[in-house]
RNA sequence: GGGGCGGUGGCCAAGUGGUUACGGCAGCUGCCUUAUAAGCAGAAGAUGCGCAGGUUCAAAUCCUGCCCGCCCCA
Repeated sequence: GGGGCGGUGGCCAAGUGGUUACGGCAGCUGCCUUAUAAGCAGAAGAUGCGCAGGUUCAAAUCCUGCCCGCCCCA
């Protein structure tokens, strides 16, 4: 330098154009317990999805450029 895959809450992770972005773990609250753990229940958490543009009535999702990570080729 060329190519492929990926970037979504503190961590992991679903979503492949159309309400209000699924879920798990962690954390918080309550129940249980002498107490802790385990278990059960509940509530919350995303300057709205790496950044900037574009297409569209509508974009996490499609297109372009850039940044970061991993892999392959040279």
The RNA shown here (transfer RNA) has 74 nucleotides and comes from a Streptosporangiaceae bacterium. The coordinates come from a structure-prediction model, not an experiment, and the mean pLDDT is 82.